This is a predicted structure of a 72-nucleotide RNA (transfer RNA) from a Chloroflexota bacterium. The source organism's lineage runs through Bacteria, Bacillati and Chloroflexota. Its Rfam family is "tRNA".

């Protein structure tokens, strides 16, 4: 420089173009003399950024930011 892949909740990652979820973590309550396990429960999202394309985009497209590979 050029090729691929990747950004999604505080951490890891799903999600046929049609209501954005789940494990752990935090909180909140039962349990215990108290902790730890455990049980219940509520919350947390500008889906990397700004377009586009459709009736409708986390998904599909071109840009750029950014993390990894990889060619030279």
């Nucleotide at each position: 420089a050029c090729c691929c892949g990747g950004u999604u909740a505080g951490c890891u990652c799903a999600a046929u173009g049609g209501u954005a979820g789940a494990g752990c973590a935090a909180c909140u309550c039962c349990c215990u003399u108290a902790c730890a396990a455990g049980g219940a429960g509520a919350a947390g999202g500008u889906u990397g950024u700004a377009g586009g394309u459709u009736c409708g985009a986390g998904u599909c497209c071109g840009a750029c930011a950014u993390c990894g590979g990889g060619u030279a």